């Protein structure tokens, strides 16, 4: 150059076009402890790579772009 695949909270994935984006570990309060730890309840944290575009609607679908990744040359 070709192709084919990933991009969502710090991290690790979920998420038939109907939704205010769900979990888990991390955090952080609080309860329990003499402390801590484990355990229990509770709290906030992402608008989904970027930019169009189709749709009544788009994290989902399409187009170009960008990162990474595996393939073939």
């Nucleotide at each position: 150059g070709g192709g084919c695949g990933u991009g969502u909270a710090g991290c690790u994935u979920a998420g038939c076009g109907g939704c205010u984006a769900a979990a888990g570990c991390a955090a952080c309060g609080a309860g329990c402890u003499u402390a801590u730890a484990c355990c229990u309840c509770g709290u906030a944290g992402a608008g989904c790579g970027a930019u169009g575009g189709u749709u009544c609607g788009a994290g989902u679908c399409c187009a170009u772009c960008c990162a990474c990744g595996c393939c073939c040359a």